[in-house]
């Protein structure tokens, strides 16, 4: 440089056009000898960034940027 791929909670990942989810973590209550386990509940999001297409975008197209992986 060129191809390809990927970016969603604090981390790990779901989500194929119509209210943004799910484990682990935090937080609170309950139960316990216990600050672990286990049970309920709860808060935490500009879905990278700017455009397009569409009534209507996380999602579909472009283009930026940050990561990986090939090739030179």
């Nucleotide at each position: 440089u060129a191809a390809g791929g990927u970016a969603u909670a604090a981390c790990u990942c779901a989500g194929u056009g119509g209210c943004a989810g799910a484990g682990u973590g935090c937080c609170g209550c309950g139960g316990c000898u216990a600050u672990a386990u286990c049970g309920c509940g709860g808060a935490a999001g500009u879905c990278u960034u700017g455009g397009g297409u569409u009534c209507g975008a996380u999602u579909c197209c472009c283009a930026a940027u940050g990561c990986c992986u090939u090739a030179g």